[in-house]
RNA sequence: GAUAGAGGUCGCGCGAAUUAUGAGUAGUCUGCCGGAUAUCAGCAGAGAUAUGUGAACGCAGAUGAAAGGAAUAGCGCCGAAAGGAUAUUAUUACUGCAGAUUAUAUUCUUGGGCAUAGAGUGAAUAACUUUAUGACUGUCAUCAUAUUUGAUGGGGAGCUAUC
Repeated sequence: GAUAGAGGUCGCGCGAAUUAUGAGUAGUCUGCCGGAUAUCAGCAGAGAUAUGUGAACGCAGAUGAAAGGAAUAGCGCCGAAAGGAUAUUAUUACUGCAGAUUAUAUUCUUGGGCAUAGAGUGAAUAACUUUAUGACUGUCAUCAUAUUUGAUGGGGAGCUAUC
C1' cells in the first nucleotide's frame, strides 16, 4: 500500500410505498356580533386585491386538508455518519435586511449507543441537533493477577487478519 472483517438486535444512513400522528387543526361556506380596515410568508418599502352591497376581531353551525418529522418492511454500509466555522452558489410571492433550506470546497470536533439536565428545531411529553455529567460497551497500550479478571491511559487517518 491492497484485500477482507469486528463493535451493536436500540451500530449508521437512504428514496419511494403503507400506517398512525399532525387534526376535527389550517382553510372554505353560512348565520350572529361588530363598525373600518384586512391580505400578499419575520421587519420595512412599493404595488395589487377585497371591503358600508359591511373589513378585522369574536361566537355558533356545516365541511374539511397538507408538509416536515415517526413506525414497519426493504436497500446500502462500518467515518458507517453527524455537527461547527469560513468562502462560493441556488431557492425563499417585487425590492432591501434578517432568517431558513440546497450544493461545492477548505478546516475543526465526535469510537458507539443509553440515561439525566440545559439550549435549539418541532403540533407534540414523539423524534432530531448540540453542550455537560454519569455509568455501560468495543478496541489498543502499560502495569498487576495462576487463570478468570482488575487499574490507568489513548482514539476510527483507529483496531484485527492475510498478501